Predicted 3D model of a 72-nucleotide RNA (transfer RNA) from a Deltaproteobacteria bacterium.
Lineage of the source: Bacteria > Pseudomonadati > Myxococcota > Myxococcia.
It was read from a public genome assembly.
It matches the Rfam family "tRNA".
Model confidence (mean pLDDT): 81 of 100.
[in-house]
RNA sequence: UGGGCUAUCGUUCAAUUGGCAGGACACCGGAUUCUGACUCCGCCAAUCUAGGUUCAAGUCCUAGUAGCCCAG
Numbered sequence: 001u002g003g004g005c006u007a008u009c010g011u012u013c014a015a016u017u018g019g020c021a022g023g024a025c026a027c028c029g030g031a032u033u034c035u036g037a038c039u040c041c042g043c044c045a046a047u048c049u050a051g052g053u054u055c056a057a058g059u060c061c062u063a064g065u066a067g068c069c070c071a072g
Base pairs, nucleotide, nucleotide: 001071002070003069004068005067006066007065010025011024012023013022019055028042029041030040031039048064049063050062051061052060
């Protein structure tokens, strides 16, 4: 310098090819327990940034940022 891949709750991984962003773990609250752990129930919480297309964008388009890989 060129090409490719990735970016989603605190963490990790989905979202069936545009139609209500979900699960697990963690945190918090509750039940259970003499107390704690285990177990069970519930709650909170996210689409890398800026534009564009669309009735509707995590998904499509453009530019950028960060990380990884390949080539030179």